[in-house]
């Protein structure tokens, strides 16, 4: 000393948390000792029981018992007396000053103790005890008679004290004895130490949503009163005191040495020790006394507990142990007066729950130990992990040697004792010796990051964790268990509280353009700050010095306890408070002077500066009259509205209101707000020049005054427009907008309120100083002109851009600072709740000002940065649109999806990028899907062990697998093996599940031009630059500028095929003519001309087969969609094992109300039939391709020549020519069904093609939409080929034959690129988001009201006590002051309410879509109306 958390990334702001230390603690696990502290923080709640204050017979009488000693004997004490019971012990309720600390003081008292002088002489009367009686239950009183005193009264004395006074004198006030002596004790006085009372000053928590408080209350005087001053009291006077420097008030609070935490300043705290202060069940009172208004004392009044004979008594643990209760929570009803202290006493002594101790708690701090050495052989065994090789617990353990601190038994044994003897509670101590044996002794947290420590299993958004981010949804280092580690250790995590970090309240030490923060603005009071000089004082500062600052405690350095903690001695420290002597530089105070700040006077200037009046003309609408004749008018299009009873239009005239073109501008004036037609009048302010005056007279402002946009609000006028509300009409899914036609307050005046805005430069006011340029107003000056203007330089005040230093998170500021200082005011401290509640002020009212909390979140927020989007902009591209030709979408059928349906209708693919798709071909196989029969190391692989050749055929059952039986045969190899069975078990098997574990492979964006590094360089960063601009390109292609300069992967090109030639060669071919193949040339914008910047490139031309990259193909950059496939293979992980593997047989995948995709036929005459006749290319053929023949209407049979293929096998079709059909559901069109056949093939029911007759459905060109194509292309036409027995092929992969049409052009659709720009998005526009209304819950405000606390007044009634009066000792009565009680009405503060109302919080609720992009009406703002609701409009105003 920092760190974690906003974001895709980055800086900043700003908050939340976490590391450290500390507790009188508490819990949870766990636990050997010692030794020293500490232990009711909550109920100042009640308390059973012992025990905490007595002692003195050397003051007194008495009674009473005891004996080796009968005594002028010891001993004991109820009661009189005296002394002490005010100390010590205990608690912190009240108390914001009668307290406490710190420093002063003066008007005072002290018992007992010290010193010091002095005294002590007479005399009386009484009472308690006791004993008698006598009332009560008891406490206890109460009456008779008897006694003593150092108990108590009187008289003497008095140089002393008090009082009276000027003095001088006058009056008045003491006493006790005890004893043989010695001492003790009394009485008076003055001193002394300690002790207390009393006074001043400074210091001492929060609240202003608490601003006025006070009436004995501030003085004064006289009286009384106290120990003492002093409204302390009472009478009479005055009317004064406190207070924004915070008084009253209300909350909470024992102060303090000190303790805790900080680096420090400082923040929090007051348990033990110590000093003071209050208090002693509640309230009140005053006796005694040297001291009390008394904790173990009295009176009275409450409360509450006990006893009772019911008549009346008793009682006070906040003493010490203890008990209840309360509470997370705090000890023994111990032991001793041995020490130390205290009280009496002459002493011995007594007596002390003060203290000494010891018990009981890991509560804290300190020390100690739990073993020490050695010990590796395949690092035993077991866990735990594994790449199955091995790793790791690990010298760790086992074993060998060795100690004995502790522990246990045993024996000795102290100091503390002062004081010669005696006197130890602690003590069976501490310590010392010995004996015995590793013996008796290790946990707890933690292991994602912060933060040391890492795997396995298990669960699978479950159970859980979590300070904080955040973990957990089938491979979790985060949860819950093992293994392992890591930290501290007789401990150790968690819980609470404080301080720290946090500079996060910021004196030291923050901030305010945009993050939270400059009052709308200007004028002023207090206050605070303040020019030069000179003298003086010394209040501040400084410097000495002197007293105090308790003691402990902190620090130092020493010493005692075996060491520490702990105790002790010194020493330092105590920053502070008083007094004393100095110094004057600064600040201050006082005095004089001075002109640089500020002001006045003069002379001149500029202005929409203000207030008041007067006048002007264009337009607008009315409103007359006049042409005039059908519309106008509005809008994206339109309707409402106006007109033929004359609109609009146009002309003239009248009227009225409001506003003030041009000039004008980045211009000017004002404190802001705001000011603009001309003219007058009155008026502020600023500027400039000079010269005089005045002589700090100034800055700034807490309160407080004034102004103050638009909107609103009264009162009274006005009212052309133009316009909230309202209507109407449009738009729409609605449209309480938005557009449109109307149209009211209001917009203008005059009086007044109101005081608010993005009242912005989001920038408070003054001063000084710090680089320029640059715009423009206003004044003045200088040189030239004859004067004006103009221009050009300077000086001062203003106003714009820009930029250096500097500053800033960046952006930007930047002599007009957001630069460097200084002075003074306002003002922030995480977002939400919220500028709201609640209380006060103001205000007609709206509403303003002042202003929280509860409760919730980890974030809100600036600035910039890459991207992605935008119903943003600019350039550009593509069959993207347009310009065409044809199709889909109607209609039948094929085929594939979907739903439905089933025992199955296997499984994937689902926008483009799924749907003639895996599927180049499900009857059985295929097959993964059901049904039902089987078998269990298996249909396959290896491995072991035995047997044996394999291997052929028969029969039987059965739907088949298969089972069962016979029969035949008994190996090959040179070894190893090859083949089959049988056997148990390692395994085999899986088209099961995860394509969100994964690999390979593939689709898309796109054959779209893009993606990137290196090295420099620019920025705190993230990134930028290079990949930009300006030209071209299909092209990030070229070129050319340029802080970049170079490279890669993409692009072209190299590679096939077609087109031209040429050479060579070639059979099956009829001629290298054509074909086949193989090798060459051939095209490169190379020429030539134009535009282009003299490039790069277009354009035209020429020549050539070819000149848009001559066509077509192959080739797919980094990247995107957790695209798509575990079912092509392949593979982690789970998950099946007599099944989820594996054989058989049958069925499914072919189902069908129905929706959609993709084709193929058709709806005919550019055709249909019949007949004739040309003209291809490619393919593929021996389980084949089949000619000829020959039978059948035909499919086909049947038979057989060729052909392993330029050598055999094929009629191409549209075409063309001839005839017939003549516009019809037809000779169109062929679905569907029927009979009869063909084929393949174990089998064509369910389910195959094909053929022949018969049959003959819909369809007459097809709605919104919507596909494909730019040339050998589209459209058209047939041929083949693969899979394949066959065959759903109308698919799908190629082949040639015929052969068009258009393209103006890029405005719009749709996708893509570059550059720009906004933004609240980054899962990234299928984004983000507002707000009402449903429910859940949580805390709140109001609420008729209920019901407590508190406080202080006023009455009413008063216990006890005191005081005063009555003749007044004593009763006793009055009175006066008085607790508590009672009643009244305020005032302040909880609780709790029926309901009311706005807030927050919540995975998947409704409604709509307000902001973010021009967010689809730009937004946002005050206001004032209005809407279900976000909002909407109107007026002003802000640019965020």
């Nucleotide at each position: 000393a920092g760190a974690g958390u906003u974001u895709g990334a980055u800086c900043c702001u700003a908050g939340c948390u976490c590391a450290g230390g500390a507790u009188g603690a508490a819990c949870g696990c766990u636990a050997g000792c010692g030794a020293u502290a500490u232990g009711c923080c909550u109920a100042a709640c009640a308390c059973a029981u012992g025990c905490a204050a007595g002692u003195c017979g050397a003051a007194c009488g008495a009674a009473a018992a005891a004996c080796u000693u009968u005594g002028u004997u010891u001993u004991u004490u109820a009661g009189u007396g005296g002394c002490a019971a005010a100390c010590g012990g205990g608690u912190g309720a009240g108390u914001a000053a009668u307290a406490c600390g710190u420093a002063a003081g003066a008007a005072u008292u002290u018992a007992c103790c010290u010193u010091u002088a002095g005294g002590a002489a007479g005399a009386g009367g009484a009472u308690a005890a006791c004993a008698a009686u006598u009332a009560g239950a008891a406490a206890u009183a109460a009456u008779u008679a008897c006694u003593a005193a150092a108990a108590c009264u009187c008289u003497a004395u008095a140089u002393a004290c008090u009082u009276u006074a000027u003095u001088a004198a006058a009056a008045g006030u003491a006493a006790a004895a005890a004893u043989u002596u010695u001492u003790u004790g009394c009485c008076u006085a003055a001193a002394g130490a300690g002790a207390a009372g009393c006074u001043u000053a400074c210091g001492c928590c929060u609240g202003a949503u608490u601003a006025g408080c006070u009436a004995g209350u501030u003085g004064g005087u006289a009286a009384g009163g106290u120990a003492a001053a002093a409204g302390c009291u009472u009478a009479c006077c005055a009317a004064g005191g406190c207070g924004a420097u915070g008084a009253u008030c209300a909350g909470u609070a024992g102060c303090u040495g000190g303790u805790c935490u900080a680096a420090g300043a400082g923040g929090a705290u007051g348990g033990u020790c110590a000093g003071c202060c209050a208090c002693a069940c509640u309230a009140g009172a005053a006796c005694u006394g040297a001291g009390a208004c008394a904790c173990g004392g009295u009176c009275u009044a409450g409360a509450c507990u006990c006893c009772u004979a019911c008549g009346g008594g008793a009682g006070g643990c906040a003493g010490c142990a203890g008990u209840g209760a309360g509470g997370a929570a705090u000890u023994u009803u111990c032991u001793g007066c041995a020490a130390u202290g205290a009280g009496c006493g002459a002493a011995a002594g007594c007596u002390u729950g003060a203290c000494a101790g010891a018990g009981c708690a890991a509560u804290a701090u300190c020390g100690c130990g739990u073993g020490a050495g050695g010990g590796a052989a395949u690092u035993a065994a077991g866990g735990c992990c594994u790449a199955u090789u091995g790793g790791u617990u690990g010298u760790a353990a086992a074993c060998c040697u060795c100690u004995u601190u502790u522990u246990u038994c045993a024996a000795g044994a102290a100091a503390g004792a002062a004081g010669a003897u005696c006197u130890g509670a602690c003590g069976u101590u501490a310590c010392u010796u010995g004996a015995a044996g590793a013996a008796u002794a290790a946990g707890c947290a933690u292991c994602g990051g912060c933060u040391a420590a890492c795997u396995c299993u298990g669960u699978g958004c479950c159970a859980g964790c979590a300070g904080c981010c955040g973990c957990g949804g089938c491979a979790a280092u985060a949860c819950a268990g093992g293994g392992g580690a890591u930290g501290c250790a007789a401990g150790u995590g968690u819980u609470a509280u404080c301080c720290g970090g946090a500079a996060u309240u910021a004196u030291u030490g923050g901030g305010c353009g945009u993050a939270a923060a400059g009052c709308g603005u200007u004028u002023g009071u207090a206050g605070g700050u303040u020019g030069g000089u000179u003298u003086u004082u010394a209040a501040g500062u400084c410097u000495u010095u002197u007293a105090u600052a308790a003691a402990a405690u902190u620090u130092u350095u020493a010493a005692g306890c075996u060491u520490a903690a702990c105790u002790u001695a010194a020493a330092a420290c105590a920053u502070g408070u008083a007094a004393a002597a100095g110094a004057a530089a600064c600040u201050a105070a006082a005095a004089a002077u001075c002109u640089a700040g500020a002001g006045u006077u003069u002379a001149a200037u500029a202005g929409g500066g203000g207030u008041a009046a007067a006048g002007g003309g264009a337009a607008u609408u009315u409103c007359c009259g006049g042409u005039g004749g059908a519309g106008c008018g509005g809008u994206g299009a339109a309707a409402u509205g106006c007109g033929u009873u004359g609109a609009u239009a146009u002309c003239g005239g009248a009227a009225a209101g409001a506003a003030c073109g041009c000039c004008a501008a980045a211009g000017g004036c004002g404190a802001a707000a705001g000011c603009a037609c001309u003219u007058u009048a009155c008026u502020u302010g600023g500027u400039u020049a000079u010269a005089a005056c005045u002589g700090a007279c100034a800055c700034u402002g807490a309160g407080a005054a004034a102004c103050g946009a638009a909107a609103g609000c009264u009162a009274g006028g006005g009212u052309a427009g133009c316009a909230a509300a309202u209507g109407g009409g449009a738009u729409u899914a609605g449209a309480u907008a938005c557009c449109c036609c109307a149209g009211u307050a209001g917009u203008c005046c005059u009086a007044g309120c109101u005081g608010u805005a993005a009242a912005c430069g989001a920038u408070g006011g003054a001063u000084a100083c710090u680089a320029g340029a640059u715009u423009u107003u206003g004044c003045u000056u200088a040189a030239a002109a004859a004067u004006a203007a103009c221009a050009u330089a300077a000086g001062c005040a203003g106003u714009u851009u820009c930029g250096u230093a500097g500053c800033u998170a960046a952006c930007g500021c930047g002599u007009u600072a957001a630069g460097u200082a200084u002075c003074c005011c306002g003002c922030c401290u995480g977002g939400g709740a919220a500028g709201u509640a609640c209380g006060u002020u103001c205000g007609c009212a709206a509403g303003a000002a002042u202003g929280a909390a509860a409760c919730u979140c980890a974030a809100a927020g600036g600035a910039a940065u890459u991207g992605a989007c935008g119903g943003g902009g600019g350039c550009c591209c593509g069959c993207a649109c347009a310009a065409g030709c044809g199709g889909u979408g109607g209609a039948g059928c094929a085929u594939g999806u979907g739903g439905u349906u089933u025992a199955a209708u296997u499984c994937g693919a689902u926008g483009u990028a799924a749907c003639g798709c895996g599927a180049a071909g499900a009857a059985c196989c295929u097959u993964a899907c059901c049904a039902g029969g089987g078998a269990u190391u298996g249909a396959c692989a290896u491995g072991a062990a035995g047997a044996g050749a394999a291997u052929u055929u028969u029969u039987u059952u059965g739907a088949a697998a298969a089972a069962a039986a016979a029969a035949a045969g008994u190996g090959c190899u040179a070894a190893g093996g090859c083949c089959u069975c049988u056997u148990a078990c390692a395994c085999a098997g899986g088209u099961g599940g995860u394509g969100c574990a994964u690999g390979g492979c593939u689709g898309u964006c796109g054959u779209c031009a893009g993606c990137u590094c290196g090295u420099g360089u620019c920025g705190u960063g993230a990134g930028a630059u290079g990949u930009c601009a300006g030209g071209u390109u299909a092209a990030g292609u070229c070129c050319c500028g340029u802080a970049a300069c170079g490279a890669g992967c993409g692009c072209a090109a190299c590679c096939c095929u077609u087109g031209u030639u040429u050479u060579u060669a070639g059979u099956u071919a009829u001629c290298u003519a054509u074909c086949u193949a193989a090798a060459a040339a051939g095209a490169c914008u190379g020429c030539c001309g134009a535009u282009g910047a003299u490039a790069a490139a277009u354009c035209g031309g020429a020549g050539g087969a070819a000149g848009c990259a001559a066509a077509g193909g192959a080739u797919g950059a980094g990247g995107u969609c957790a695209a798509g496939u575990c079912a092509u293979c392949a593979u982690g992980c789970c998950c099946c094992u007599u099944a989820a593997g594996c054989c058989c047989u049958g069925g499914g995948c072919u189902a069908c109300a129905c929706a959609c995709g993709u084709g193929c036929u058709a709806c005919a005459a550019u055709g249909g039939a019949u007949a004739u006749g040309a003209c291809a290319a490619a393919a593929a053929g021996c389980u084949g391709c089949a000619a000829a023949u020959u039978u059948g209407c035909a499919a086909a049979a049947a038979u057989u020549u060729g052909c392993c293929a330029a050598u055999c096998a094929a009629u191409a079709a549209a075409c063309a020519u001839a005839u017939c059909c003549u516009u019809a559901g037809u000779u169109c069109a062929g679905a569907u069904u029927g009979u009869a056949g063909g084929c393949u093939g174990c089998a064509a029911c369910u389910c195959g093609c094909c053929u022949a007759c018969a049959u003959g459905a819909a369809g007459c060109u097809g709605g919104a939409a919507u596909c494909g194509c730019u040339a050998g292309u589209a459209a058209u036409c047939g041929c083949a080929g693969g899979u394949c027995a066959g065959c759903a092929a109308u698919a799908c992969u190629g082949c040639g034959g015929u052969g068009a049409a258009u393209a103006c052009g890029u405005u719009c659709u749709c996708g893509g690129g570059c550059c720009u720009u906004g933004u609240a998005c980054a899962c990234a526009c299928c984004g983000c988001c507002c707000g009402u209304c449903a429910c859940a819950c949580c805390a709140u405000g109001g609420g008729a009201g209920c019901u407590g606390g508190u406080u202080a007044u006023g009455c009413u009634u008063a216990a006890a006590a005191u005081u005063u009066a009555a003749a007044g000792a004593a009763c006793u009565u009055a009175a006066a002051u008085a607790a508590a009680a009672g009643c009244a009405g305020a005032a302040u503060u909880g609780g709790u309410g029926a309901u009311c109302g706005a807030g927050g919080u919540g995975a998947a609720g409704u409604c709509g879509u307000a902001a973010c992009a021009a967010g689809g009406u730009a937004g946002c703002u005050g206001u004032a109306c209005u809407g279900g609701a976000a909002g909407g409009u109107g007026c002003g105003g802000c640019u965020g």